[in-house]
Molecule: Purine riboswitch aptamer
Organism: Anaerobranca californiensis DSM 14826
RNA sequence: AAAAGUGAAUAAGUAAUCACUCGUAUAAGUGUGGUAAUAUGGUCCACAUGUCUCUACCGGAUAACCGUAAAUUAUCCGACUACGGGUGUUGAAGUUGUUGUA
Numbered sequence: 001a002a003a004a005g006u007g008a009a010u011a012a013g014u015a016a017u018c019a020c021u022c023g024u025a026u027a028a029g030u031g032u033g034g035u036a037a038u039a040u041g042g043u044c045c046a047c048a049u050g051u052c053u054c055u056a057c058c059g060g061a062u063a064a065c066c067g068u069a070a071a072u073u074a075u076c077c078g079a080c081u082a083c084g085g086g087u088g089u090u091g092a093a094g095u096u097g098u099u100g101u102a
Stems, first nucleotide, its partner, number of pairs: 005101001008099003016090001018088008026056001029049006041066002050057001058078007
């Protein structure tokens, strides 16, 4: 000096996680069967449907209605889940190539 090997650097504040926020879905909805109560009451269970969609499909408040019967109705407020966008926190690694010799 060259070659090989090992280590480091580069790859990157990237992939990804988490939080917040926006959007889409679904209206935290509808239908049916059974079941329970009765103006101090209006419950509970199952099935189906609804989403380019997994899961979920409830809670609280207010008002109306039902003159004792089997049937509820309306409004307001509050999530989770799936996927995507934005911002922020945390934050790697492999292959190939390159660098050079601690």